[in-house]
Background
ZMP/ZTP riboswitch aptamer (pfl RNA motif) from Allokutzneria sp. NRRL B-24872, 93 nucleotides, folded computationally. The source organism's lineage runs through Bacteria, Actinomycetota, Actinomycetes, Pseudonocardiaceae and Allokutzneria. The prediction has a mean pLDDT of 79. The model forms 92% of the base pairs in the Rfam consensus. Its Rfam family is "ZMP/ZTP riboswitch aptamer (pfl RNA motif)". A reference for the family is Jones and Ferre-D'Amare (2015), "Recognition of the bacterial alarmone ZMP through long-distance association of two RNA subdomains", Nat Struct Mol Biol. The family has 185 seed sequences and 3,295 matches in Rfam 15.1.
RNA sequence: CCGUCGGGCCGUGACUGGCGCUGAAGGUGGGUCACCACCGGGGAGCGGCCCGACCGGUCACACCGGUCCCAGCCGCGCGCCUGGGUGAGCGAA
Numbered sequence: 001c002c003g004u005c006g007g008g009c010c011g012u013g014a015c016u017g018g019c020g021c022u023g024a025a026g027g028u029g030g031g032u033c034a035c036c037a038c039c040g041g042g043g044a045g046c047g048g049c050c051c052g053a054c055c056g057g058u059c060a061c062a063c064c065g066g067u068c069c070c071a072g073c074c075g076c077g078c079g080c081c082u083g084g085g086u087g088a089g090c091g092a093a
Stems, first nucleotide, its partner, number of pairs: 005052008015042002017081005026039005053067005072086003
């Protein structure tokens, strides 16, 4: 000094609550009642592969490497709540 990504597929997948409104991803059973089981649907995140863009190396369009942090995101509409997951940063052991 430059860069500080975009998309697709497969696998895995935590969490998936209550009330009201509503045309509205819930259903069934149970319960010690915002909980449990099953089915369904949603699903961030994680892993792998592929395509494109950019940056660096390179004679090169081949090939190799990189694209980090700044913080949020998820449980299918709206409102009021409850309780979690995941990721990032910081601290401690």